[in-house]
RNA sequence: CGCCGAAUCCUGCGGAGUCAUCUCCGAAGGGGCGGGGGAACCACUGGGACGGCGCCCCAAGCGCCAGUCCCGGGGCGAAUCGCGGCGACCGUCGCGUAGCGCCAGUCCUUCGGCGCGAGCCCGGCAGCUAACCCCGUAGGCGUCAAGAAG
Numbered sequence: 001c002g003c004c005g006a007a008u009c010c011u012g013c014g015g016a017g018u019c020a021u022c023u024c025c026g027a028a029g030g031g032g033c034g035g036g037g038g039a040a041c042c043a044c045u046g047g048g049a050c051g052g053c054g055c056c057c058c059a060a061g062c063g064c065c066a067g068u069c070c071c072g073g074g075g076c077g078a079a080u081c082g083c084g085g086c087g088a089c090c091g092u093c094g095c096g097u098a099g100c101g102c103c104a105g106u107c108c109u110u111c112g113g114c115g116c117g118a119g120c121c122c123g124g125c126a127g128c129u130a131a132c133c134c135c136g137u138a139g140g141c142g143u144c145a146a147g148a149a150g
């Protein structure tokens, strides 16, 4: 200096480094940015397995049910959902995938290429949501790479 990301700027104070008006660190306040909670209206008021009934000659399929059993839910984030292997739930590995990022002036769209597709938190509680309330402002990466069209 550039990039991912909300994660950045200003003010005074304290501390450290320095010859230094400079830089860094810490807590605080403010601006900007981001997120959560929270009325009315509106929305929702379930899912799965089995069973029963109806259509049907039976099965399959479709529909209905006041029957039995099982299943907590939510938030940040792109990071979700399947399939398969190994060993009981759980874990681990692999493949794919919703989605996200990069391809060098910037932005948008399409095609092509490459990569990611984690982790953490709340604690039985949260749909949306005016007023109102609360919180965050971290961390990381950087060269032999630059693609094509509008």
Base pairs, nucleotide, nucleotide: 001142002141003140004139008031009030010029011028013026014025015024016023017022032137033136034135035134036133037132042127046071047070048069049068050067051065052064053063054062055061072125073122074121075120076119081096082095083094084093085092086091099116100115101114102113103112108150109149110148111147

A computed fold for a 150-nucleotide RNA from a soil metagenome, annotated as c-di-AMP riboswitch aptamer (ydaO/yuaA leader). The RNAcentral record of the sequence draws on MGnify.